[in-house]
């Protein structure tokens, strides 16, 4: 210089002059002044959670979801960060839904003989016949062609009728030791048969791990109403204890035993409800309680609502993610939805024209005019992923040319 990789920052400023939103101060009031006042993504509603209300807690199965090499971060995750295997590319670097295919089922069109415990079309070898054309029939073969996304270890060399891990090297495959590494895994070795095709973001086996709705969650006041109606299942139990009354008997009386009745926010046991379904165990709550069907009222206001798993900067710790101590700082709070509207200056790109400047070429400076300024808005809050961006910046690392 030109081409790529990967990270990271910004994405308007300034000034009048009107106007909005919140909160403070002040003023008898009206009003006046200060502060603060939309994202890197607010988007998408895909993940995770804090915070809320709800669901009865334990223990097992089961059904339903979700990740799915190793190690760390983190509240936490399907997120990050460092490795490790496989695939890409000259490289920097990208990418990975990365357990398991001998557990079992499915599928692999067409084309091809044949597509799985799968196969001889064409070809090649040996024999025999005969019409002697390269034909017929028997046997062997799967190295060579062909189809195909894939034809079932690959090269080579020997050896066979010809061929085939048939035999050997070397390479994979598998099983072993060893040594490095927390591990994943990687090297060397030693044996072995020269037997083992895809696919599981197919179903499915294995490991882990999981309640549920969402601020329109939830709490308060005002207000209104019908604490509503119908049908059907199943229940409306049993004892004790206590209070009162009461049969019937003893007793002179207090009293005691009996026997019906009513009471009772008492105890127990029974039976019904409570978790996506079962089981078991343990609580809670009950005269209800379970399904279906029709209908009545409210739709206003305060709150939640803005201090956080917060932000910023040195420090130390660590390859990194992050973590820790100390200092500083407060950074929207609307409810049909505020953060705005104009006028001027400049910034930043582009094009076109004039100068100067240096080059192999592209370019660089300044001056003028002209256009252009991207995606795109908060609604309880916060860590992430993905998706959108006209344009400027910086930093490292890979390739190429050239010149020294």
């Nucleotide at each position: 210089u030109c081409a790529g990789u990967u990270g990271g920052c910004u994405g308007g400023a300034u000034g009048g002059c009107c106007g909005c939103u919140a909160u403070c101060a002040u003023u008898u009031g009206c009003g006046u002044g200060g502060u603060a006042g939309a994202g890197g993504a607010a988007a998408g509603u895909c993940c995770g959670g804090g915070c809320u209300c709800c669901g009865a807690g334990g223990a097992g199965a089961c059904a339903g979801g979700a990740u799915g090499c190793c190690g760390g971060a983190u509240a936490a995750c399907g997120u990050c960060c460092g490795g490790c295997g496989a695939g890409g590319g000259u490289g920097a670097c990208c990418u990975u839904a990365g357990g398991g295919a001998a557990a079992g089922u499915g599928c692999c069109a067409c084309a091809g003989a044949a597509a799985g415990g799968a196969u001889a079309c064409c070809g090649c070898c040996c024999u025999g016949c005969u019409u002697u054309a390269u034909g017929c029939a028997g046997g062997g073969u799967a190295a060579g062609g062909g189809u195909g996304a894939a034809a079932g270890g690959g090269u080579g060399c020997g050896g066979u009728a010809a061929g085939g891990g048939c035999g050997c090297a070397c390479c994979g495959c598998g099983u072993u030791u060893u040594u490095g590494g927390u591990a994943a895994c990687a090297a060397a070795g030693g044996c072995g048969g020269c037997u083992u095709g895809g696919u599981a973001a197919a179903c499915c086996c294995c490991a882990u791990c999981c309640g549920g709705a969402g601020c329109a969650a939830g709490a308060c006041c005002a207000a209104a109403u019908a604490g509503g109606g119908g049908c059907a299942g199943c229940g409306c139990g049993a004892a004790a204890c206590a209070g009162c009354g009461u049969u019937g008997g003893c007793g002179c009386a207090a009293g005691c035993c009996u026997u019906c009745a009513c009471u009772g926010c008492u105890u127990u046991c029974a039976g019904a409800u409570c978790c996506g379904u079962c089981u078991u165990u343990u609580g809670a709550u009950u005269g209800a309680c379970u399904g279906c069907c029709c209908g009545g009222g409210u739709u206003g206001g305060u709150u939640g609502c803005a201090u956080g798993a917060g932000a910023u900067g040195u420090c130390u710790g660590g390859u990194a993610a992050c973590a820790g101590c100390c200092a500083u700082c407060c950074u929207a709070g609307a409810u049909g939805a505020a953060u705005g509207g104009u006028c001027a200056u400049c910034g930043c790109c582009c094009u076109a024209c004039c100068g100067a400047u240096a080059u192999a070429a592209u370019g660089u400076c300044g001056g003028c005019a002209g256009g252009g300024u991207a995606c795109a808005a908060a609604a309880c809050c916060c860590g992430g992923c993905u998706u959108a961006c006209a344009g400027g910046c910086c930093a490292a690392c890979u390739g190429a040319u050239a010149u020294u």
The prediction has a mean pLDDT of 75. Bacterial RNase P class A from an Alphaproteobacteria bacterium, 404 nucleotides, folded computationally. NCBI's taxonomy places the organism under Bacteria, Pseudomonadati, Pseudomonadota, Alphaproteobacteria.